[in-house]
């Protein structure tokens, strides 16, 4: 190469709650650990969310749906790096 069952060093960091940003979903930071062997990185495909203002479509009409538009790598894959341990 492989591969994550044991160990040690060391990382990250759900939920929640403060601040800020955002129409939302969501992020940042800062407290805090659910759990992580890629829970580093990159939305390429597939899933899920949002969908304010357009614009479409369905209806009397109230509303409802699409779509653009953004999220999510901690949903799944696939890409790309890389500790440290393990076999051969």
């Nucleotide at each position: 190469a492989u591969g994550a069952a044991c160990a040690a060093a060391g990382g990250c960091a759900a939920a929640u709650c403060c601040a800020c940003c955002g129409a939302a979903a969501g992020g940042u930071g800062g407290a805090g650990a659910c759990g992580c062997a890629a829970a580093g990185c990159c939305a390429c495909g597939g899933g899920u969310c949002u969908g304010u203002a357009u614009u479409c479509c369905u209806u009397a009409a109230a509303a409802g749906g699409a779509a653009a538009u953004g999220a999510u790598a901690g949903c799944c894959g696939g890409g790309u790096u890389a500790c440290u341990c393990u076999c051969a």
The prediction has a mean pLDDT of 77.
c-di-GMP-I-GGC riboswitch aptamer from Paenibacillus sp. Soil787, 88 nucleotides, folded computationally.
It was read from a public genome assembly, where an Rfam model found it.
Lineage of the source: Bacteria > Bacillati > Bacillota > Caryophanales > Paenibacillus.